A computed fold for an 81-nucleotide RNA from a Candidatus Rokuibacteriota bacterium, annotated as c-di-GMP-I riboswitch aptamer.
The prediction has a mean pLDDT of 89.
It matches the Rfam family "c-di-GMP-I riboswitch aptamer". Rfam's curators write: GEMM was predicted in a large-scale screen for bacterial structured RNA regulatory elements.
RNA sequence: UCUCGAGAAGGGCAAACCCGCCGCGAGGCGGCGACGCAAAACCACGGGUCAGGCGACGAGCCUGACAGCCGGGUUGCCGAA
Numbered sequence: 001u002c003u004c005g006a007g008a009a010g011g012g013c014a015a016a017c018c019c020g021c022c023g024c025g026a027g028g029c030g031g032c033g034a035c036g037c038a039a040a041a042c043c044a045c046g047g048g049u050c051a052g053g054c055g056a057c058g059a060g061c062c063u064g065a066c067a068g069c070c071g072g073g074u075u076g077c078c079g080a081a
Base pairs, nucleotide, nucleotide: 004079005078012037013036018031019030020029021028022027035068041074042073043072045071046070047069048066049065050064051063052062053061054060
């Protein structure tokens, strides 16, 4: 340095529920709260799912959402085996 990831240390993030606000919606932000997470940090590039619209209710197309669905890319803490 790479791979790897421990009943390690010190920290970090925060699912569901509930509350408030925003959005037509998927959903987002904040609070509360911890199911989990070594990238649960960032990027919608491929696939996927979801929403709105168009289309004919089909095929499909457009615009969005999800990074905690799977790949991929970028960056990154610690160091037992």